[in-house]
Molecule: transfer RNA
Organism: marine sediment metagenome
RNA sequence: GUGCGGGUAGCUCAAGCGGUAGAGCGCCUGGCUGAAGACCAGGAGGUUGCUGGAUCGUUCCCAGCCCUGCACA
Numbered sequence: 001g002u003g004c005g006g007g008u009a010g011c012u013c014a015a016g017c018g019g020u021a022g023a024g025c026g027c028c029u030g031g032c033u034g035a036a037g038a039c040c041a042g043g044a045g046g047u048u049g050c051u052g053g054a055u056c057g058u059u060c061c062c063a064g065c066c067c068u069g070c071a072c073a
Base pairs, nucleotide, nucleotide: 001072002071003070004069005068006067007066010025011024012023013022019056027043028042029041030040031039049065050064051063052062053061
C1' cells in the first nucleotide's frame, strides 16, 4: 500500500429485513447476617469511534477519515 473483520455502559458482548439502545459481570442503596459472602429488591451509568449525506426517522443504509486485529504484497 491492497483486501477483510472489529469500534455500543467501567469490562465482556447483544440489538432478524431502519422506528425512542439491552444482558451478564462490576458499582451504589435497601433487605437478610453478630459481621461478611451468597441470595432477594431497587437504582445509577451511553452525544452507539468522528464528520458529512440519503430518510419523516438510523447502532443499522452510503461516503470520507481515525483507532485496532488478521491476511496478502